[in-house]
Context: one part of a larger RNA
Molecule: large-subunit ribosomal RNA, domain I
Organism: Cellulophaga fucicola
């Protein structure tokens, strides 16, 4: 040196555990803000650096219900206090609420500076204080909204590259990501100018199929319906106009009016055409909202079964005997507890609030027969032509929606579709507007469940993390659980320069549990001993 063996140093693998996450499932909630909001600054404690908590009335203040003994938050210490005149603690209601932020008197490097103007402090200066002065849009005005913020979800507008087509320019990713603008708890869509096809259906909207089918495409990659079917949920409704009045203004006039515009009201609202109009009948029927009145429910909250002896052990809930409870088996208590504790399951109580429901007052909505001369039924619309865009459809036989520039009807005997286009039958009534429910999501709360995870895993974050740190910024972004049952956290001696460390001594079951603290593998690095060069 080298090998084995024992002991130990080192380190923190593994094992067990869970304070925290992940995916979900019901149910509620889906907003907040000029009455100053999301979010910050700075404060507020005896004593206080940090986190919580609150705002100069600052770990709080007032009422009201609930509780019933300890309280001064995490925080384990000392002091002072507070509470049965009921505290701390719990719901609910309300005071207070610095600055800065939309920030809004004016400006400003965010938490800062300077003002007008009214009151009030003596009359004045000049300071203090309390109030109040931004913009925009609507409105004569008085005075009403708006504005920032918020995780997805939706509507619209504006809209890419990477990539893929094995290269690439139509295509394709993708109407995606990004950006803007609005809404709402949902939003879009929605009561046929719809489909069908010789039979029918009967707003919309989501889900299954229908189908990777018909298509559509440098017919390459690749895109990719629809009818019907079967469910989910179901609801319809108002205008415009014609036609009446009525008021106001013009125009006219033989002063009786008549026209014409413009407001408001009745009036109507469709396709088996329907209204107006004229002629008959009725005032009925069926609903909605507002209010009240009564309950379910509804916040702290309160009852809430049933065990006991021995045994091992530091501890009994283990083991034994014997017994109880059950509409209650969950967590915790020195091991594994239905019968110790909290609780659960039931019952019960209950401010504010309050559906169903009832109900009379008010305010409304809402219906028929018949006739057909006149009249009305959405105009720069439909349609057409170029140029786009949207339809599963790439210009293509391209219908059908849409609209940049031009052009431009009809009126019910009318116009519009039914995938060029033309006839027949068919289906339907466009240029106006609203509309719950099925749908889509989760920043939030409550209750739950997981053949999810268990600290390099699960969220970046179990722990004072979007921290510490890097970056001029934009951003980027950790690492760090675990003593014991209970601090009983080692008095008290010794060694020592020591408030370092050690050794003793005591606690504990254990200190080889001693704060670098459960368990402690390897690597690495000692020490004794053994065998071998």
């Nucleotide at each position: 040196g080298g090998c084995g063996u024992a002991u130990g140093g080192g380190g923190a693998a593994u094992g067990c555990c869970u304070a925290g996450g992940c995916u979900c499932u019901c149910a509620g909630a889906g907003g907040c803000g000029a009455a100053g909001a999301a979010g910050g600054a700075c404060g507020c404690g005896a004593u206080a650096a940090g986190c919580u908590g609150c705002g100069a009335a600052a770990a709080g203040c007032u009422g009201c219900g609930g509780g019933g003994a300890u309280c001064a938050g995490c925080a384990c210490a000392u002091a002072u206090g507070a509470u049965a005149u009921g505290a701390u603690c719990c719901g609910c209601a309300g005071g207070u609420a610095u600055c800065c932020g939309a920030a809004u008197g004016g400006g400003g490097c965010a938490a800062c500076c300077c003002g007008g103007c009214a009151u009030a402090u003596u009359g004045a200066a000049g300071a203090u204080a309390u109030g109040u002065c931004a913009u925009c849009u609507c409105g004569c005005a008085a005075g009403a909204g708006a504005a920032g913020c918020a995780a997805a979800c939706c509507c619209g507008g504006a809209g890419a590259a990477c990539u893929g087509a094995a290269a690439c320019a139509u295509c394709u990713a993708a109407g995606u990501a990004c950006c803007c603008g609005g809404a709402g708890g949902a939003g879009g869509a929605g009561a046929a100018a719809a489909c069908a096809a010789a039979a029918g259906u009967g707003a919309u909207u989501c889900c299954g199929u229908a189908a990777g089918u018909a298509g559509u495409g440098g017919c390459g990659a690749g895109c990719g319906a629809a009818c019907g079917c079967g469910g989910a949920u179901u609801a319809g409704u108002c205008c415009a106009a014609a036609c009446c009045a009525a008021u106001a203004u013009u125009g006219u006039u033989u002063c009786g009016g008549c026209a014409a515009u413009a407001u408001u009201g009745g009036g109507g609202u469709u396709g088996u055409a329907g209204g107006a109009c004229c002629a008959c009948g009725a005032c009925a029927u069926u609903u909605g909202g507002u209010g009240u009145g009564u309950u379910a429910u509804g916040a702290a909250u309160u009852a809430g079964a049933a065990u006991a002896c021995g045994u091992u052990g530091g501890a009994a809930a283990g083991c034994g005997u014997a017994g109880c409870a059950g509409u209650a088996u969950a967590g915790g208590u020195g091991a594994u507890a239905g019968c110790c504790c909290u609780g659960u399951a039931u019952a019960a109580g209950u401010a504010a609030a309050g559906a169903c429901c009832a109900u009379u007052a008010c305010c409304g909505a809402u219906a028929g027969u018949g006739g057909u001369a006149u009249c009305c039924u959405g105009a720069g619309u439909a349609g057409c032509a170029c140029g786009g865009g949207g339809c599963a459809c790439g210009u293509g036989a391209a219908a059908c929606c849409u609209u940049g520039u031009g052009u431009g009807a009809a009126u019910u005997u009318g116009g519009c579709g039914g995938g060029a286009c033309c006839a027949u039958c068919c289906g339907u009534u466009a240029a106006g507007a609203c509309u719950a429910a099925a749908u889509a999501c989760u920043c939030c709360u409550g209750a739950g469940a997981g053949a999810c995870c268990g600290a390099u895993a699960g969220u970046g974050a179990a722990c004072c993390a979007g921290u510490a740190c890097c970056g001029u910024g934009a951003g980027g972004g950790a690492a760090a659980g675990g003593u014991g049952a209970a601090a009983a956290g080692a008095a008290c001696c010794c060694u020592g320069a020591a408030c370092a460390a050690g050794g003793g001594a005591g606690u504990g079951a254990a200190a080889a549990a001693g704060a670098u603290c459960c368990u402690g593998a390897a690597a690495c690095c000692a020490u004794a001993c053994g065998c071998u060069u």